[in-house]
């Protein structure tokens, strides 16, 4: 250097189907009040659409979703699987310049793994995700020790650019 593997009491990610939630919410149409503004993420400028054939707003009742996120099952790809952070490039949100957000991708950095608790954040949410911290668990290697044919056990520590097997 090549090849093949291991960690796991939910290993990681993706696709499809079903179910619940989202939610009696948004929207749509109607009635009454109201009486000139409202909408296209946001600032500035521009452009467009709706509106006295009644805007915003309030109340009433009618109809009534979806996406994201979640659970289960099946299938697929895998073990830096994958995730996160700063930054760059491209893309979308009516046009331009900024901001913000979405998607894709690249460099760098961090994280062995899953859970629990607390805080923060995203979110409709007491779901779930992400980040930080804590104390445990777990796999692996190194060192030390008891015991032992070896395995096992205990303690300390490291990190996946690691570990095991093999060529």
């Nucleotide at each position: 250097g090549g090849u093949a593997g291991a960690g796991g009491u939910u290993g990681c990610g993706g696709u499809u189907u079903u179910c619940a939630u989202c939610a009696g919410u948004a929207g749509c149409a109607g009635u009454a009040a109201g009486g000139a503004a409202g909408c296209c993420u946001u600032g500035u400028g521009g452009g467009g659409c709706u509106a006295a054939u009644g805007a915003a707003u309030u109340a009433c009742g009618g109809u009534g979703a979806a996406a994201g996120g979640g659970a289960a099952a099946a299938c697929c790809g895998c073990c830096g699987a994958a995730g996160c952070a700063c930054g760059g490039a491209u893309u979308u949100g009516c046009c331009a310049c900024g901001a913000c957000a979405u998607a894709u991708u690249c460099u760098u950095g961090c994280u062995g793994g899953g859970a629990u608790u607390g805080c923060a954040u995203u979110g409709a949410a007491g779901a779930a995700g992400u980040g930080c911290a804590a104390a445990a668990c777990u796999g692996u290697c190194a060192c030390a020790g008891u015991g032992u044919u070896a395995u096992c056990c205990u303690g300390u520590g490291g990190a996946g650019c690691g570990c095991u097997a093999u060529c």
Lysine riboswitch aptamer from uncultured Brevibacillus sp., 167 nucleotides, folded computationally.
The organism belongs to Brevibacillus, within Bacteria.
Its mean pLDDT, the model's own confidence on a scale to 100, is 82.
RNAcentral holds the sequence, with entries from MGnify.